[in-house]
RNA sequence: GACCGCACUGUUGGAGAGUGAUGCUUGGCCUUCGGGCAGGGCAUCCACCGAAGGGGCAACCCACGGGCGCCGCCCGCGGCGAAUCUCUCAGGUUCCAGGACAACAGGGUUCCC
Numbered sequence: 001g002a003c004c005g006c007a008c009u010g011u012u013g014g015a016g017a018g019u020g021a022u023g024c025u026u027g028g029c030c031u032u033c034g035g036g037c038a039g040g041g042c043a044u045c046c047a048c049c050g051a052a053g054g055g056g057c058a059a060c061c062c063a064c065g066g067g068c069g070c071c072g073c074c075c076g077c078g079g080c081g082a083a084u085c086u087c088u089c090a091g092g093u094u095c096c097a098g099g100a101c102a103a104c105a106g107g108g109u110u111c112c113c
Stems, first nucleotide, its partner, number of pairs: 001111001005109002008106006018046001020045007028037003047093003053089001054087003061079002064076005
């Protein structure tokens, strides 16, 4: 000094699935003082979601062994190996919060002198 890439920060957008049941606890409002109403937290159970995070693997490629029509091909085992696929460990299932990902912006870094 300069594009892309990368991570970070800010703004905006951002799906899915139960306002489930039971118990304990907590204060608030109402009360005819018998109780009632809605909410917060924790635990257990059942049902469900996949887009924090995490796990799994196909082809290709590599190594080894065997075979064949042999410098290539086929089979087997192993390694590497992706996701918005898949699993649901974690997380989530009114709102809030979170949220892969995307856009814009900011400085930074890789690179060059």
Predicted 3D model of a 113-nucleotide RNA (Glycine riboswitch aptamer) from a Planctomycetaceae bacterium. The coordinates come from a structure-prediction model, not an experiment, and the mean pLDDT is 80.